The part of an RNA shown here (large-subunit ribosomal RNA, domain II) has 694 nucleotides and comes from an activated sludge metagenome. The prediction has a mean pLDDT of 85. Rfam family: Bacterial large subunit ribosomal RNA. Gene Ontology terms of the family: structural constituent of ribosome and ribosome.
Context: one part of a larger RNA
RNA sequence: UCCGGCGAGUUACCGGGACGAGCGAGGUUAAGUCGGAAGUAAACGACGGAGCCGCAGCGAAAGCAAGUCUGAAUAGGGCGAUCAGUUCGUCGUGGUAGACUCGAAGCCAAGUGAUCUUACCCUGACCAGGAUGAAGGUGAGGUAAAACUUACUGGAGGUCCGAAGUGUUGAACGUUGAAAAGUUCCUACAUGAGUUGGGGUAAGGGGUGAAAGGCUAAUCGAACUUGGUGAUAGCUAGUUCUCCCCGAAAUAUCUAUAGGGAUAGCGUCGUGUGUUAACCCGCGGGGGUAGAGCACUGAAUGAUGUAGGCUGAGCGACCCUCGGUCCGAAUUCAAUCAAACUCCGAAUACCGCGGCGGAUUACACGGCAGUCAGUUCGUGAGGGAUAAGCUUCACGUGCAAGAGGGGAACAGCCCAGACCGCCGAUCUAGGUCCCAAAGUACAUGCUAAGUGGCAAAGGAUGUGGGUUUACAUAAACAGCUAGGAGGUUGGCUUAGAAGCAGCCAUCCUUUAAAGAGUGCGUAACAGCUCACUAGUCUAGCGAACCUGCGCCGAAAAUGACACGGGGCUAAGCAUGUCACCGCAAUCGCGGAUUUACGAGAGCGCGAGCUUUCGUAAGUGGUAGGGGAGCGUUCUUGACGCAGCGAAGGCGUACCGUAAGGAGCGCUGGAGCGUCAAGAAGUGAGGAUGCCGGA
Repeated sequence: UCCGGCGAGUUACCGGGACGAGCGAGGUUAAGUCGGAAGUAAACGACGGAGCCGCAGCGAAAGCAAGUCUGAAUAGGGCGAUCAGUUCGUCGUGGUAGACUCGAAGCCAAGUGAUCUUACCCUGACCAGGAUGAAGGUGAGGUAAAACUUACUGGAGGUCCGAAGUGUUGAACGUUGAAAAGUUCCUACAUGAGUUGGGGUAAGGGGUGAAAGGCUAAUCGAACUUGGUGAUAGCUAGUUCUCCCCGAAAUAUCUAUAGGGAUAGCGUCGUGUGUUAACCCGCGGGGGUAGAGCACUGAAUGAUGUAGGCUGAGCGACCCUCGGUCCGAAUUCAAUCAAACUCCGAAUACCGCGGCGGAUUACACGGCAGUCAGUUCGUGAGGGAUAAGCUUCACGUGCAAGAGGGGAACAGCCCAGACCGCCGAUCUAGGUCCCAAAGUACAUGCUAAGUGGCAAAGGAUGUGGGUUUACAUAAACAGCUAGGAGGUUGGCUUAGAAGCAGCCAUCCUUUAAAGAGUGCGUAACAGCUCACUAGUCUAGCGAACCUGCGCCGAAAAUGACACGGGGCUAAGCAUGUCACCGCAAUCGCGGAUUUACGAGAGCGCGAGCUUUCGUAAGUGGUAGGGGAGCGUUCUUGACGCAGCGAAGGCGUACCGUAAGGAGCGCUGGAGCGUCAAGAAGUGAGGAUGCCGGA
């Protein structure tokens, strides 16, 4: 992992609810007693009215009573008074119990453990060999005597080296090991706080501990065994057959509350009211948002330039007077800004009334829930960086709980809401060269960049369209030829300054035209050139703005990968036109089912129920509510099948909307079914489920 079996809302009592039945202003017995098959007993029957609920409430109570309490009150107010209940059964649900099942870590009690290990006690045992050489002693020297010196002797020590023994520093190996802690090599101690045998003592909040929370039998920040015990688990997992109808929430308030709950909101089922709901129309309202504005509150720019400041002069100082290319309030003028500004002010939204509308509407009461982690997108805002697949609100659509088509792929985008069937049709979004259903469609333009098929500021004689304007057959623009002069080297400055370092001025003349000079150049001149002019040539030539499509700007990590691919110059872009394809949409045909209405039939005392036909509207669905069924085991009754072959197994083209049910053949070899009821150990794929097998 697979296969088989087992495996989870049960039972008792007490509430309130629905349905059914009995009796009904009443309903009902409990314990118990008696009876009760052949027998102990039970079912069952009879008795038993204690008690309980109801028929009256109000008050804390005394108490009063269709009233009562409060109160001074006959006021006001609160709660009542118009009558239906009660007993049993079934179902759903709440409570108390283990209460759907499995699952802790833990807490407490009573016991069992010191054959492991820790410490201690008693009694024994063990430590090859070698080294070092303390005290003391003796002799000699020495001294007044000592001290002292020296030789020998001696044999001390948590002394040294090193076997046994004990430990375990480092490394390697081992890591489903040879071993639930080892092996090998190195290594520490090895007469001591040494090692070790046997026996004994200390026990769980206790022991023991040269202290590591170590050890206390492979278990220790509180052992193990049993019990309390089915501890508790706001947590996780799992929870077994089918079909039909409806169908949520992820919000508010409170919460030692935030992944839990209570109440409300939203769902469903029942009963009642009976036009109450939504949409739309008309009328009437309040508002201070968008916008706008500057009248207030503030912000903020310029002008004016007052008061004031600064500064100059009046011999110094104070005061005062006069002046200024300075600064500069308040005010005035002009132009602006605001969530916490408003002289103004919508659209929507909201409220009321009337009309329309009229249901699977609304509202009320009752039973049962689930939901309290939401999320994308569009829009209006706050936070953030006018970041986020960000976060917090609001309004709305989806997803959640929604399949189908499109978007290459892709919960939330676009189209569209799937009852079932059809080798029928029309279309939406989106498409029509091939992959791949349908136009290599038509018309007119644009693009040359593979732009299309990512991106900005900015840049550019890309190219199409439009507008304005200058010059131009009295010859423009570009090119070529020629001129571009004189006073004069203007004056100043300067070493120099001659058109061309700089300052000032910028005239006059000759002319077709020519600046007291546009640039280069020289030390300064010179030289080249331009403006300007003539000739030649010849028809357009410049500038600016608006706009369509393009270009550059353009660097990312495995390989081309920024059209879905092929590929495309249209099969790109813009505008227009006609066809076609295209979904579970819509239509057509057939069928099923729900609800409502109508008609017919049957049943019932009745309410009503069942069934047939027709019409209309429906039939996506998680949590969840409601309804109807299938199947398993056993019990009761009735009826059946079976050795001429039961159950079970294998196969099979049959029936039913499903759960499921037959028939037949083989196998098997002894029980089994149908109908009507009843009762449940009643349905398996999941729980790291349990047991067995492979």